Predicted 3D model of a 1471-nucleotide RNA (small-subunit ribosomal RNA) from an uncultured bacterium.
RNA sequence: GACGAACGCUGGCGGCGCGCUUAACACAUGCAAGUCGUACGGGGUUCUCUCCUUCGGGAGGGGAUCCAGUGGCGAACGGGUGCGUAACACGUGAGCAACCUGCCCAUGCAUGGGGGAUAACCCGGGGAAACCCGGGCUAAUACCGCAUACGUUCUCCGGGUCGAGUGACCUGGAGAGGAAAGCUCCUGCAAGGGAGCGUGCGUGGAGGGGCUCGCGGCGUAUCAGCUAGCUGGUGGGGUAACGGCUCACCAGGGCGACGACGCGUAGCCGAUCUGAGAGGAUGAUCGGCCACAUUGGGACUGAGAUACGGCCCAGACUCCUACGGGAGGCAGCAGUGAGGAAUCUUGCGCAAUGGGCGAAAGCCUGACGCAGCGACGCCGCGUGCGGGAGGAAGCUCUUCGGGGUGUAAACCGCUGUCAGGGGGGAAGAACGGGCGCAGGAGGCAAUGCCUGCGUUUUGACGGUACCCCCAGAGGAAGCACCGGCUAACUCUGUGCCAGCAGCCGCGGUAAUACAGAGGGUGCGAGCGUUGUUCGGAAUUACUGGGCGUAAAGCGCGCGCAGGCGGCUCUUUAAGUCCGACGGUGAAAUGCCGGGGCUCAACCCCGUGCCCGCCGCGGAUACUGGGGAGCUGGAGACGAGUAGAGGCAAGCGGAAUUCCGGGUGUAGCGGUGGAAUGCGUAGAGAUCCGGAGAACACCGGAGGCGAAGGCGGCUUGCUGGGCUUGGUCUGACGCUGAGGCGCGAAAGCGUGGGGAGCGAACAGGAUUAGAUACCCUGGUAGUCCACGCCGUAAACGAUGAAUGCCAGCCGUUGGCGAGCUUGCUCGUCGGUGGCGCAGCUAACGCAUUAAGCAUUCCGCCUGGGGAGUACGGUCGCAAGAUUAAAACUCAAAGGAAUUGACGGGGGCCCGCACAAGCGGUGGAGCAUGUGGUUUAAUUCGAGGCAACGCGCAGAACCUUACCAGCCCUUGACAUGGCAGGACGGCUUCCGGAGACGGAUUCCUUCUCGCAAGAGACCUGCGCACAGGUGCUGCAUGGCUGUCGUCAGCUCGUGUCGUGAGAUGUUGGGUUAAGUCCCGCAACGAGCGCAACCCUCGCCCUUAGUUGCCAUCAUUCAGUUGGGCACUCUAGGGGGACUGCCGGUGAUAAGCCGAGAGGAAGGUGGGGAUGACGUCAAGUCCUCAUGGCCCUUACGGGCUGGGCUACACACGUGCUACAAUGGCGGUGACAGAGGGAAGCUACUCCGCAAGGGGAAGCCAAUCCCAAAAAGCCGUCUCAGUUCGGAUUGUCCUCUGCAACUCGAGGGCAUGAAGCUGGAAUCGCUAGUAAUCGUGGAUCAGCACGCCACGGUGAAUACGUUCCCGGGCCUUGUACACACCGCCCGUCACACCAUGGGAGUUGGUUCUACCCGAAGACGGUGCGCGAACCCGCAAGGGACGCAGCCGGCCACGGUAGGGUCAGCGACUGGGGUG
Repeated sequence: GACGAACGCUGGCGGCGCGCUUAACACAUGCAAGUCGUACGGGGUUCUCUCCUUCGGGAGGGGAUCCAGUGGCGAACGGGUGCGUAACACGUGAGCAACCUGCCCAUGCAUGGGGGAUAACCCGGGGAAACCCGGGCUAAUACCGCAUACGUUCUCCGGGUCGAGUGACCUGGAGAGGAAAGCUCCUGCAAGGGAGCGUGCGUGGAGGGGCUCGCGGCGUAUCAGCUAGCUGGUGGGGUAACGGCUCACCAGGGCGACGACGCGUAGCCGAUCUGAGAGGAUGAUCGGCCACAUUGGGACUGAGAUACGGCCCAGACUCCUACGGGAGGCAGCAGUGAGGAAUCUUGCGCAAUGGGCGAAAGCCUGACGCAGCGACGCCGCGUGCGGGAGGAAGCUCUUCGGGGUGUAAACCGCUGUCAGGGGGGAAGAACGGGCGCAGGAGGCAAUGCCUGCGUUUUGACGGUACCCCCAGAGGAAGCACCGGCUAACUCUGUGCCAGCAGCCGCGGUAAUACAGAGGGUGCGAGCGUUGUUCGGAAUUACUGGGCGUAAAGCGCGCGCAGGCGGCUCUUUAAGUCCGACGGUGAAAUGCCGGGGCUCAACCCCGUGCCCGCCGCGGAUACUGGGGAGCUGGAGACGAGUAGAGGCAAGCGGAAUUCCGGGUGUAGCGGUGGAAUGCGUAGAGAUCCGGAGAACACCGGAGGCGAAGGCGGCUUGCUGGGCUUGGUCUGACGCUGAGGCGCGAAAGCGUGGGGAGCGAACAGGAUUAGAUACCCUGGUAGUCCACGCCGUAAACGAUGAAUGCCAGCCGUUGGCGAGCUUGCUCGUCGGUGGCGCAGCUAACGCAUUAAGCAUUCCGCCUGGGGAGUACGGUCGCAAGAUUAAAACUCAAAGGAAUUGACGGGGGCCCGCACAAGCGGUGGAGCAUGUGGUUUAAUUCGAGGCAACGCGCAGAACCUUACCAGCCCUUGACAUGGCAGGACGGCUUCCGGAGACGGAUUCCUUCUCGCAAGAGACCUGCGCACAGGUGCUGCAUGGCUGUCGUCAGCUCGUGUCGUGAGAUGUUGGGUUAAGUCCCGCAACGAGCGCAACCCUCGCCCUUAGUUGCCAUCAUUCAGUUGGGCACUCUAGGGGGACUGCCGGUGAUAAGCCGAGAGGAAGGUGGGGAUGACGUCAAGUCCUCAUGGCCCUUACGGGCUGGGCUACACACGUGCUACAAUGGCGGUGACAGAGGGAAGCUACUCCGCAAGGGGAAGCCAAUCCCAAAAAGCCGUCUCAGUUCGGAUUGUCCUCUGCAACUCGAGGGCAUGAAGCUGGAAUCGCUAGUAAUCGUGGAUCAGCACGCCACGGUGAAUACGUUCCCGGGCCUUGUACACACCGCCCGUCACACCAUGGGAGUUGGUUCUACCCGAAGACGGUGCGCGAACCCGCAAGGGACGCAGCCGGCCACGGUAGGGUCAGCGACUGGGGUG
């Protein structure tokens, strides 16, 4: 795109079409084929006439009409269906010299004379019925002889013209055979004559049919052989006709890989749909042909049938029945049931067209013409048109400003299609007939016949189409979609639910993807969905594909058929080409032009087309056929030559092991280390002999072979190649479906052999296990002979052959040339490496092609199922080969890219390991966490990178939690109204308090003249406040981490189809992508470094509160003085691999117990954190989208909780002691803090502390003592260690220390004696150790931050653990190794193989039975016609009956094949 469609939602009108695709299932009812009285006889009814009459009626004639019958024609057409059929059924083109043909046309001749019956009817009889029987009468265009018969048929004898031919046509003669029917009308008294319609015999035509042949159009080879009338002949029969159609005999043929036979499927075509075409699919409607008519068989009649609405028989089914018998066949039109997703009215009419009959009128016609139903399709029309707001309402979105729906509506104006009402109103009608008239041929004439004119009559549709009028916007819009493909976006709801989905995929709390809504997009009386088919699909590739790695080259050769084939000449004209050539290619359809319905759909006309087939004529380049030649392909021959080519026989040495023998003694062997094992019965070692198997070195990317494969030496036999010579043959060639042969290893059979090795097996180890890897043994096998098997990553994953297309470098075999004899050059064959063009998706290939071409073969067509099942073939078996389907998936795959990863590689870092020092893990306590508990134990943080973390201070507060009591515009913000100052101090009552009530005193705001305004408070009401409620996976900000690691990128250029690469890789170097060099790269940015702070040296400026060398002074830098020093805090200098030597590449740099220097290679420390990663952390700091709560999830208060405690973990403190405890002594820091503060000093207290009290807003005063140190003592003990725990008494802070603070005194004196596995920190002023200060803070530190004092040890080194950087490699990973993923087992579901069997379909063979029927025979029964006969009777002919072979259905037996089911069983798929 299309549809005979169906389904869902919706539905105004008309035109034209179409409408059981399924059950060729079954059918009620009606209708669908009759007609003719001008072929014939009769019966009924009725009208009329005549005659007779007993007046009841009877007889006869005529007309009309009805009925059946005889007879004729039709019924073989028309209409339906698609079962069967793979076939001369169909299409197309030929042929029949092998044929038939009613009605029709043309034409010739004829139509004479006789005969006998029989329906109807009448009578009788049988039967329920259907129907039948007997007797009697009768007619014909019914039937039967006879006559005649030309050109007919047959036989015989000639002649002529043709044909490729069996022969055809024309013609002469003889003989034999064969016909017929009348009816009506006219004229006439009649005889007769005439007309029309018929009838017979011929001839020709038209149309129709029969038969034959070429070519064409399905699947399957898992159907490979088929065939007995089967192939041919002769003869008989049969037919309209040829023929094996049929029969007898004879012969043994015929068909088939160019697909016979079988099986499955199917009506074929014109055409239809699609497609650029080629093609693919289809075969409804219309048309042609075929086949069929309940199933099967059969003939009859006839011009025609083997007959849809005929007959006979058989079967199934239905119906009637009196049970004896009968009837029926919608795949005609309508209609019913059933089946189905699904397909119409039991309509009208013969008016038209067509058909049958008839002389005609006419009759019949479910053909047909119309109408009905169905949006089933195509086409047309309408549902209104114009105006109308910066734009109503509603709805919807919103950033709350507004936007959208939207000129849409309302409203104003207008129009009038369709539908509605009223009126008018066709065409389709031409005939034919009647009546009248005219003309014509023929005839004596008339009727009649032919032609024409006038008139009259005929419409189912239908009062329809169409036209006019009326009315009035009035009655008439939906459906799908809006994530991408694909045109159209928002809100709400939902929360991996409900759902969507054509593919990709959406949905787990902000969903443009679900559902609803608003809006939009598309189409529109339709719109979607489903199904089918073509296209896209070059995805079966003819046009027009491929096969190294994606699916795909047979393991290799030989070779029949087939396909293809070198050069020259000639012939032929099959292919091929040409021709305005001839025939055909039906119509319709499609195309073009035109015409008719208002347009269109639709219909009509014309042209053209139908790409084909057949024929005729011509051409001859190419292909083919015939003929003649040629040598370049191919082969032969001569001469050489290399080689693990093959087969057979023989020989050889080294080694291993065993066996036999000798020597000899204690171990051997084996491994990562061992053990099993062997050995005192003598191993291992060593010597001699034997057996078996394999041939080191040479040996090579080397050679040979078709492949598999081939390796010691010699001999014999034998295949192939190469080179060279250019003698011969003369295309002898290439490929190769089938076929045949060869074919590694393993395996099989029989018989040998068996050293080593060695599946299976055993043992020992390893291990969680170890049916493995390692070890000790060891059987088949490996070896030989003969026979099988026939596979492989049989690989170059690359079929064979030929030609052509740059090179360079090896190597191997041969030949030639040159010369300086071992080189160079040339050439042919082989085998390798690199590489250009070209090819390729890329990788790569590249004269050994995967390049450019030709020929032939094989093979492929998504993955899995599966190289499986079944079937066949082969095999002893194992198995091989050929080779599916159901089902299932949305991929499977190739090459390359970037990452990540690796128990891959290289290089290099880091307290990463190692080397060291001190810890943790054990104890007690502190603190955090988990868990548990609880009314609550608020919340967060979760490997490193949560856990002395948020918390740098939880008794109340904090506080977010719990319980209880209260408040509701609220503790807080803004706005309105009203009132008022507000507020402070005091007291009282209730209460736990919040709060409520009362009360004394003080005060009475600012601006403005005022009105009033403002600030503040109270009350009221509404907007709103408020939330530490949720979402850190909606976010901002901030932070952690890799990591202070050295990386991360960009522009331009270049390379690549592309992802991407290059730069950034490489060689050096560095702490560093630091620098240098190189380089298709050149530059640049963020990082590194430096710039900043601090410490270390110096200079300088300045000199108080700091300092004191000199002078003076003091208890004291206390004071004078001074500013040199220290210090303070501002400025500067200084270090840069600058210098020297070495090294390196002359570079960058590195090295030096070099110089100099306070400091040396970044001087120490800090600040500083690239692109990014972890959906890392935080909505409880803050901010913020969305969601949620609103007398509560908000707010206040009291009390409680965050402090719980069987346990577990992290981080710490104090210890376990003598490097220590205790006592004493009293020396030396730095950095800080201090006014609601630090507090000297003094007094009291044992002490915490208390009472006084100076100084200090601090280089001035205070905290403040620094401690480790030093001296003494204790002497190894649960202690003079250790201090937990507990008792008691105190101190301080604070409203308040019960839950739940810190401190002090006395008393108590727990665990703990150096800590398992494991684990942490630290590389120098570091670790360790010692004390000091600060923030928070009323009080509370073992935590945190900061400060100084004392002050080590060790680093060989980079193998290993962890983390990281660069390069490289592999990858099936890419949420990236915490990845991916395999198989069993268990469970569920699905399809499928096997299966004892069982059920059915189909088919074959043999036999039995044998209806109807035709044929053959018989025919004693029966029979009018003809013959004989006076007759009886006989003959001829026919019939029944009987017999025979044939044969449908049916039966018996046995096969083939297909399918269903099947206990159980096998694997497979999905989850």
It matches the Rfam family "Bacterial small subunit ribosomal RNA". The sequence is in RNAcentral, with records from ENA and SILVA.